[in-house]
RNA sequence: GGGCAGGUGGCGAAAUUGGUAGCCGCGCAGUGUUCAGAACGCUGUGAGGAAACUCUUGGAGGUUCGAGUCCUCUCCUGCCCA
Repeated sequence: GGGCAGGUGGCGAAAUUGGUAGCCGCGCAGUGUUCAGAACGCUGUGAGGAAACUCUUGGAGGUUCGAGUCCUCUCCUGCCCA
């Protein structure tokens, strides 16, 4: 230099037909249980804000009524070729 795969809440990981972004698990917080813990159960848990609401899928643009998903450029990671 060329090709392919990937980047999504604190972490892992879904959403592949373009139609409420965040299912599921871990972690964390509260609580029940216990003499006290562990384990287990229940509730909650992206960010900002008093709220209304706004923002959020590596970054920047574009298409569309609507984009994690399609298009362009770009950054980073892994693998293959040279």